This is a predicted structure of a 70-nucleotide RNA (Pistol ribozyme). The sequence is in RNAcentral, with records from ZWD. It matches the Rfam family "Pistol ribozyme". Rfam links the family to the GO term catalytic activity. Of the family's consensus pairs, 95% are formed in the model.
[in-house]
Order: sequence, then C1' cells, then structure tokens
RNA sequence: AAUCGUUUGAGCGAUUCAAAACCACAUUAGGCUCAAAGCGUCCGAGUUGUUUAAACGACUCGGGGUUGUA
Repeated sequence: AAUCGUUUGAGCGAUUCAAAACCACAUUAGGCUCAAAGCGUCCGAGUUGUUUAAACGACUCGGGGUUGUA
C1' cells in the first nucleotide's frame, strides 16, 4: 500500500493475493465496536410452491433493531 471482518466514515485487528481470525471480557437471534444505514437477523400479517393436510421453502408489507462491565 492492498484486502478482509454487512455498507460509508472512524476505530480495533488480521493477512499478503486470499478471505479467514487471535479484533478487552462476557452476553444476545442480532453479525468485532461507535454514528448513520437497515443488508443479515427477530416478531406480526399477506401471497405463493410442494402437499390430503401439516412441516419446509420463496417473495411482499409493517414494526423493532443485542446487552452489561472495565
């Protein structure tokens, strides 16, 4: 310098061509942290595939959006 840990910025940290992890300790479905976002995730409703039905999956809408200690 580059890449990575959902995105942007900041941070923490790792790695060296690849996308993992050791990122203070635990906790939570909630992803390493904060602000914003609301991708993932949780709750409710609807549509739909399969089906005798249930179960399971896909899509849409609405709501909320880890917590504690140092």